Model confidence (mean pLDDT): 82 of 100. The RNA shown here (small-subunit ribosomal RNA) has 1483 nucleotides and comes from an uncultured bacterium.
RNA sequence: AGAGUUUGAUCAUGGCUCAGGAUGAACGCUAGCUACAGGCUUAACACAUGCAAGUCGAGGGGUAACGCGGGGACAGCUUGCUGUUCCUGGCGACGACCGGCGAAUGGGUGAGUAACGCGUAUCCAACCUGCCCCCUGCUCAUGGAUAGCCCUUAGAAAUGAGGAUUAAUACAUGAUGGCCUGGCCUGAUCGCAUGAGAAGGUCAGUAAAGAACCUCGGCAGGGGAUGGGGAUGCGUUCCAUUAGAUAGUUGGCGGGGUAACGGCCCACCAAGUCGAUGAUGGAUAGGGGUUCUGAGAGGAAGGUCCCCCACAUUGGUACUGAGACACGGACCAAACUCCUACGGGAGGCAGCAGUGAGGAAUAUUGGUCAAUGGGCGGAAGCCUGAACCAGCCAAGUCGCGUGAAGGAUGAAGGUAUUAUGUAUUGUAAACUUCUUUAGCAGUGGAGUAAUAAGGUGCUCGCGAGCACUGAUGCAAGUACACUGAGAAUAAGGAUCGGCUAACUCCGUGCCAGCAGCCGCGGUAAUACGGAGGAUCCGAGCGUUAUCCGGAUUUAUUGGGUUUAAAGGGUGCGCAGGCGGCCUUUUAAGUCAGCGGUUAAAUCGUGGGGCUCAACCCCAUUCUGCCGUUGAUACUGGAGGGCUUGAUUUCGGUCGAGGCAGGCGGAAUUCGUCGUGUAGCGGUGAAAUGCAUAGAUAUGACGAAGAACACCGAUUGCGUAGGCAGCCUACCAGGCCGACAAUGACGCUCAGGCACGAAAGUGCGGGGAUCGAACAGGAUUAGAUACCCUGGUAGUCCGCACAGUAAACGAUGAAUACUUGCUUUUGGCGAUACAUUGUCAGAGGCAAAGCGAAAGCGAUAAGUAUUCCACCUGGGGAGUACGCCGGCAACGGUGAAACUCAAAGGAAUUGACGGGGGCCCGCACAAGCGGAGGAACAUGUGGUUUAAUUCGAUGCUACGCGAGGAACCUUACCCGGGCUUGAAAGUUAGCGACGGCGGAUGAAAGUCUGCUUCCCUUCGGGGCGCGAAACUAGGUGCUGCAUGGUUGUCGUCAGCUCGUGCCGUGAGGUGUCGGCUUAAGUGCCAUAACGAGCGCAACCCUUUUCUCCAGUUGCCAUCAUUCGGUUGGGGGCUCUGGAGACACUGCCAUCGUAAGAUGCGAGGAAGGAUGGGAUGACGUCAAAUCAGCACGGCCCUUACGUCCGGGGCGACACACGUGUUACAAUGGGGAGGACAGAAAGCUGCGACACAGCGAUGUGGAGCGAAUCUCUAAACCUUCUCCCAGUUCGGAUCGGAGUCUGCAACCCGACUCCGUGAAGCUGGAUUCGCUAGUAAUCGCGCAUCAGCCAUGGCGCGGUGAAUACGUUCCCGGGCCUUGUACACACCGCCCGUCAAGCCAUGAAAGCCGAGGGUACCUGAAGUCUGGGGUAAGAUCCGGCCUAGGGUAAAAUUGGUAAUUGGGGCUAAGUCGUAACAAGGUAACC
Repeated sequence: AGAGUUUGAUCAUGGCUCAGGAUGAACGCUAGCUACAGGCUUAACACAUGCAAGUCGAGGGGUAACGCGGGGACAGCUUGCUGUUCCUGGCGACGACCGGCGAAUGGGUGAGUAACGCGUAUCCAACCUGCCCCCUGCUCAUGGAUAGCCCUUAGAAAUGAGGAUUAAUACAUGAUGGCCUGGCCUGAUCGCAUGAGAAGGUCAGUAAAGAACCUCGGCAGGGGAUGGGGAUGCGUUCCAUUAGAUAGUUGGCGGGGUAACGGCCCACCAAGUCGAUGAUGGAUAGGGGUUCUGAGAGGAAGGUCCCCCACAUUGGUACUGAGACACGGACCAAACUCCUACGGGAGGCAGCAGUGAGGAAUAUUGGUCAAUGGGCGGAAGCCUGAACCAGCCAAGUCGCGUGAAGGAUGAAGGUAUUAUGUAUUGUAAACUUCUUUAGCAGUGGAGUAAUAAGGUGCUCGCGAGCACUGAUGCAAGUACACUGAGAAUAAGGAUCGGCUAACUCCGUGCCAGCAGCCGCGGUAAUACGGAGGAUCCGAGCGUUAUCCGGAUUUAUUGGGUUUAAAGGGUGCGCAGGCGGCCUUUUAAGUCAGCGGUUAAAUCGUGGGGCUCAACCCCAUUCUGCCGUUGAUACUGGAGGGCUUGAUUUCGGUCGAGGCAGGCGGAAUUCGUCGUGUAGCGGUGAAAUGCAUAGAUAUGACGAAGAACACCGAUUGCGUAGGCAGCCUACCAGGCCGACAAUGACGCUCAGGCACGAAAGUGCGGGGAUCGAACAGGAUUAGAUACCCUGGUAGUCCGCACAGUAAACGAUGAAUACUUGCUUUUGGCGAUACAUUGUCAGAGGCAAAGCGAAAGCGAUAAGUAUUCCACCUGGGGAGUACGCCGGCAACGGUGAAACUCAAAGGAAUUGACGGGGGCCCGCACAAGCGGAGGAACAUGUGGUUUAAUUCGAUGCUACGCGAGGAACCUUACCCGGGCUUGAAAGUUAGCGACGGCGGAUGAAAGUCUGCUUCCCUUCGGGGCGCGAAACUAGGUGCUGCAUGGUUGUCGUCAGCUCGUGCCGUGAGGUGUCGGCUUAAGUGCCAUAACGAGCGCAACCCUUUUCUCCAGUUGCCAUCAUUCGGUUGGGGGCUCUGGAGACACUGCCAUCGUAAGAUGCGAGGAAGGAUGGGAUGACGUCAAAUCAGCACGGCCCUUACGUCCGGGGCGACACACGUGUUACAAUGGGGAGGACAGAAAGCUGCGACACAGCGAUGUGGAGCGAAUCUCUAAACCUUCUCCCAGUUCGGAUCGGAGUCUGCAACCCGACUCCGUGAAGCUGGAUUCGCUAGUAAUCGCGCAUCAGCCAUGGCGCGGUGAAUACGUUCCCGGGCCUUGUACACACCGCCCGUCAAGCCAUGAAAGCCGAGGGUACCUGAAGUCUGGGGUAAGAUCCGGCCUAGGGUAAAAUUGGUAAUUGGGGCUAAGUCGUAACAAGGUAACC
């Protein structure tokens, strides 16, 4: 110090989450020790038991217990001792009692309290103060009671009642009165003032206590100290959905009361007092020192320790006292608990322990007064759950230990792996040497203790002081020291996808589970569970909860508001805030010095002590407040002046500025009359509607209401809303120019007041047009819409409400400053009538600057100042409740529960659009021929089946894998077999393999007979059979784990890189623009310059020519001949090699150029000559695990393998691709021509013969430019004459041929016979632009044969058409919009249905706290009265706790029913939004 998370990526906004620290914690796992500190946060719930406040006999009467003494009696005996018992207060002492002091401290708790309660500062001239200290004075004389004890007596008890008797430091009376208190008089002096008051005089009043034996007491007064009481300034939580509160209330006069001031209380008088600087009310809460966190400012907390306050079961009350309205006192009321003899009584752990309860959760019914401190006492001493110790608890902090050094066969084991090799665990272990802290055992053993009384000595101011001595230790035989043995007794927890340090294997398979956020898990999970390993901490480690931090995410330090959340719709304006220039003064703010305070502890700093540290001790600092003395720049206060801000005056000017009245024409509709006739109107197309009763159209006249064309604009005016025909009146405003006047009069503005579009509301008018609702017609799957025909409110006017808009520049107002260009409105100048200056406006483009960017840029979103308003994640929600306003509609103000991890902004790249522009393609169009109808072939789906093996499924599956399923193939089914196996390798053993047989079986196989090797260096080897072992095998799964290969976009023109430049960045530029091209092909332009993969070219082929070479090819010339048959020839064809040619090169036109055009030339070929091969970056998780390879998973007498048979060929049906046809451009018969490219020895097979034929028999030639195979359409001619035919050939019957082990399922071919559908094919759809389509035949691969009409090739004959790019489809480039990015097969909205959750309303029901009115009213103070003083008691009054009654208000819970909201993989209906979202969207 930051990080993760919105996106395909980016920047910014913005929330959520994490890493840190902390805790009186709790929970889980684990646990060796010391020291220090800590331990009911919940029920201020209830409490058994014990203890926590007593002490003084030196105040007193006394004597229950104990001891001593004295006396008596008895017993034992050692005859002076012991024991028992009785008497005796004489002594030590002392229960209970009287009395004094204490009990008001200490200890606990935080319920109440928002307060002078607390903190801080000041004040009391308005006060008190026991014990303590100092000073002054005094302590006289008496008296009557009473408790106890004793007697009697009530009661169960608690507790009393009566009688008798007695003491005091108890109580009372009298005396004295310096002092004191009160009254009066005089009054120095002090104070801002009310006032205080020295000193003096006078009147009245008030004291005392003794004990002991020399010290403590007692009384009065003064002073001090300590402690307390009171007053005031400032500070002290949240809510305004709490805005008004208040009758003792505010003040006064006079009293009462108090220690004292005061409405504290009372009588009277006045009507005040508090409050937006937040009264009153509600909620919550003890406050501070401090603690945690933070860089700080802050935020949060207030446990332990210290200070203050409050409380003591709840409420009230007083008494005593120096002090209480009293935790372990009293009285009363209430609730609860206990005892009871039922009549009455007792109690208060928020003291220490402890119990129950509550709770996630918090300890022992311990020891000691040794120390510290407190009470009493003269003291010894007693008391002290204060305190000090110990016990329990990892609940915290600090420290220590669980060993150290050496040790590599890098052991074994584990884990992993590329697998018998390696890596890791790991110097880790074993082993050797060493050490002994802590623990255990033993020996010794502190300090905490200072002194009291007393004693001794010294000094002295005779009061005292100092020195020495002097009893006393709970913890504890503890700390500590030494000795001994022995590595011996001692390590875990969490994590390992990113954030965040640390990785592999196995299991699981969207299951089980994890998770702080993002998110993991659907068969290869570093994220689940286990293991190994690693990482981080370590006697702890994690989790949970809470606080601060990070979060500048409430922003004073230190944020924002055009579009992300956020400028009020606009103006005026009180309070408030802020405020021009000069000067004088003041000193409040401000600054400086000094003083006081800021308790201690804590924190910081420097030292010191426990072995160190934590811890403890010492010293020191410390931002606040107050006082005082100065300073005076700035701000403020007061005074004086100024003119530039502001305002006024005069003159001019501008305008759809406002309001009222009047006038005008065009248009619309309606009415009347005329002309006129069949339609009009409306739409994408129609219909509803109107019209022969005369519409529409047209002419004339009339009526009504509303709005004002052209001018008109980037215009003007107004605060905004808004304002437009013309004229008049009235009102208001801006601007400019100029002399003067006032003299800061200004700016902003919470609340307030006013204005405020459209729609809406009320009342009254008006009503032409348009037109919500509504009706009808269309459209549609539907159409409560869009379109059409009608049409009511409304639209218009007056008056009155309402008060909102995307009321927008999404930009508050004011002032100042800051670089230019340009257009324009109003005014004033200069002027040459070109131009130009200035003020006030309205626009555009840019500099700097700003901004996340888009953009803004003197009309700022720049630089600054002032004031106001507003924002703080999305949804819920501008909703609910409450309040205010309104006739209502509704408006203003305005939450929470719950839920999500995003929502949103700007820009980027793509993709998409029923957006735009440009361009291309057999894409359309123009043509030719098909498919879709028929029959058959073939493939697919479906169905069927024992099986109909598997795969391919829009284009890009479907005559596809398959370029050949009768067996085989074959993967499928049935049945029969085998199990190291059908094949290969290694090692024993045995021998050949093979051939000929037999039995059995469907075959595979099983059993069995005969026959039978080679080489050798003699070790053995080759080959084969066999047993065992190790290997096998799988067309089983996953193409979504893969390689390789392939399809498609697409032979489309694109896809990128380096450097530079631009941008915060994603990214852009280059690659855009203009022209051009088949082309990102080029040229020009250009912040780009170059380059790569693609394009093109290079390659093959076709077309022409040349050269070379001619055999098997060719044959012009020569010869020969049936025949290029032969001799011969290289001229030609042809074949094979090598070259040439074509490049817009030339001409013309156009063009800068690239290039284009030209029935231009030349040329075989002309603008890429035609064709092929060649397929960029990528897309489709495209296809293939069944071609092959391969990871993982699965099977192993079977999911392997062999064999026989069957199936892959099924058949109500549907689709694709083809073949043949439907005929005369034809069919049939006869005759006659012309190819190319292939293939061939298990072959092609001439030819001859036989057969109608398939074919058979024989068979030349040819491993092929030599031999074989070789055309059909075509041409000539005959026939048929438009018909289901001499078309068509399916199907079926019969007979054959060939291949093959075998043609039944299930082959092809031939012949004879049979002769089906079909007469040109609906919607729709396919191919093709030239040697193409169409048409005709030929060949090849596979192959025994063939279901081939398929595929791949070859040649023959050989067209038509293209105006053109509007439209359909696909594609390319540019641009635009986007809420899409899995990218439009996208995204997404609302109702309904289902489940869950929180919440509003609700007839009611049940509470809670507080107030008001009335009734009642305990104890008690005060007061009145009676009676003889004091005292007690009784009666009455006031007040009051409590109780009751009543009506409301506030607040909570619950509720039939009901409203919306949120959430939830695959529900229903539509398609509202995002593209022009298909009717632009939105308020």

It matches the Rfam family "Bacterial small subunit ribosomal RNA". RNAcentral holds the sequence, with entries from ENA, Greengenes and SILVA.